[in-house]
Molecule: RNase P RNA; transfer RNA
Organism: Vulcanimicrobiota bacterium
RNA sequence: GGAGUACGCCGGGUGGCCGCGCCCUCGCAAGAGGGUGAGGAAAGUCCGGGCUUCAUUGGGCAGGGUGCAGGAUAACGUCCUGUCAGGGUGACCUGAAGGAAAGUGCCACAGAAACAUACCGCUGCGCGCUCGCGUGCAGCAAGGGUGAAAUCGUGAGGUAAGAGCUCACGGAGCCGCGCGGAGACGCGCGCUCGGGUAAACCCCACCCGAAGCAAGGUUGUUCGAGCCCCAACCGUGCGCUAACGCGCGCGCUGGGCGGGCGGCCCGCCCGAAACGAGCAAAAACCGCACCGAGGCCUGCGGCGACGCAGGCCCCAGAGAGAUGGCCAUCGGCUGGGCGCAGGCCCAGCUACAGAAUCCGGCUUACAGGCGUACUCCACAG
RNA sequence: GCCGGCGUAGCUCAGUGGUAGAGCAGGACUUUUGUAAAGUUCAGGCCGUCAGUUCGAUCCUGACCGCCGGCU
Numbered sequence: 001g002g003a004g005u006a007c008g009c010c011g012g013g014u015g016g017c018c019g020c021g022c023c024c025u026c027g028c029a030a031g032a033g034g035g036u037g038a039g040g041a042a043a044g045u046c047c048g049g050g051c052u053u054c055a056u057u058g059g060g061c062a063g064g065g066u067g068c069a070g071g072a073u074a075a076c077g078u079c080c081u082g083u084c085a086g087g088g089u090g091a092c093c094u095g096a097a098g099g100a101a102a103g104u105g106c107c108a109c110a111g112a113a114a115c116a117u118a119c120c121g122c123u124g125c126g127c128g129c130u131c132g133c134g135u136g137c138a139g140c141a142a143g144g145g146u147g148a149a150a151u152c153g154u155g156a157g158g159u160a161a162g163a164g165c166u167c168a169c170g171g172a173g174c175c176g177c178g179c180g181g182a183g184a185c186g187c188g189c190g191c192u193c194g195g196g197u198a199a200a201c202c203c204c205a206c207c208c209g210a211a212g213c214a215a216g217g218u219u220g221u222u223c224g225a226g227c228c229c230c231a232a233c234c235g236u237g238c239g240c241u242a243a244c245g246c247g248c249g250c251g252c253u254g255g256g257c258g259g260g261c262g263g264c265c266c267g268c269c270c271g272a273a274a275c276g277a278g279c280a281a282a283a284a285c286c287g288c289a290c291c292g293a294g295g296c297c298u299g300c301g302g303c304g305a306c307g308c309a310g311g312c313c314c315c316a317g318a319g320a321g322a323u324g325g326c327c328a329u330c331g332g333c334u335g336g337g338c339g340c341a342g343g344c345c346c347a348g349c350u351a352c353a354g355a356a357u358c359c360g361g362c363u364u365a366c367a368g369g370c371g372u373a374c375u376c377c378a379c380a381g
Numbered sequence: 382g383c384c385g386g387c388g389u390a391g392c393u394c395a396g397u398g399g400u401a402g403a404g405c406a407g408g409a410c411u412u413u414u415g416u417a418a419a420g421u422u423c424a425g426g427c428c429g430u431c432a433g434u435u436c437g438a439u440c441c442u443g444a445c446c447g448c449c450g451g452c453u
Stems, first nucleotide, its partner, number of pairs: 001377010012330007020037007039352001043363002046361005051212004058266004063208005068082005083097001084095004098203002103201002105197003119144002121140009152170006171193003175190006216286004220279005228256004234251007257271005294313008331350008382452007391405004399436001407423005429445005
């Protein structure tokens, strides 16, 4: 000097004029003064939580999600540190990364065969003849051919021909043993050589109650359906009877009927506690905007995500929805012209976007620029 | 704001791992004196876009884009 990698940050400044929302003060009012007012993504609504209502005595089924290990966290599908696999010369990057020897399904076309097999072929034996072919039985899976994929690869030995059949080197794998590690896993030895697909059903492990701020709370009113039925024994009250006893009502218990437990079942509860529908309704106030998983700085612990302690600060907010526009000037980038050069002049551009219950993430969009650390190549000293 | 659903031929829709169809519409031909109807035949599709899983994706998964519906 060139080419990159990772992480973090900024994303216009100043002045003038006009204008908007909210809060405070003054004012009878009109209005005046002061304060404050978008983002790194406020977006997509893809995950997770706070919060609220419903359900809540518990269990099961169904359903949904996650998937290497250990950790961080309120929680997560996020993040950190590692492991393994793949890519890159490298800094580094990527990975929905459990199980295919639990079972089922599927694998089009081609091919003999897609999970069990033999089309061409190789070999031995028998038979036949035109004597190198045909045929029968047996063996083989090396070679050819098909395919995305054909059951370890290469070489040697071996054999009738062959074959992990044996050997050397290499590869892969369930398992067993030993060592190391907290673990994923790694190394060594033994054993084995079994197609793929789980972002197909499924199995295993773990997690999840449902709905969402138009949740919901406070301030009303009208209507609808409903207030249960039966019973031997038992208890009790009343009535009748001289008494035994009889009748009626209620309760308990049992059965039925109806209702509830917002996926279903078991099971449980209730018989008026309460349920359903409509209107006011585009209502008002609260939720909701100062106190929070808040922000900034410093110190400590940790490789790190992060945690702890101390100090300082209060930081948008409505209900058709504010946060804007113009001018000047200084910047930044691109192009053109002039100049030996420092530089000067002209033109254009200056992004994506925009709070609405609040947080933590992910993803997507973004003119242009800055910083830190590191890698590779070339050259010079 | 919150929550759902759907994108396949010009239009309306099937198809849900194996190379995509139906009806209507369109073109040509037959029939008719001519038109319609009927019949024969043809053309028309990157299955919204981009990635991933898979030998293979309209289909399965993710991210975007567009459209529609519901909620006091």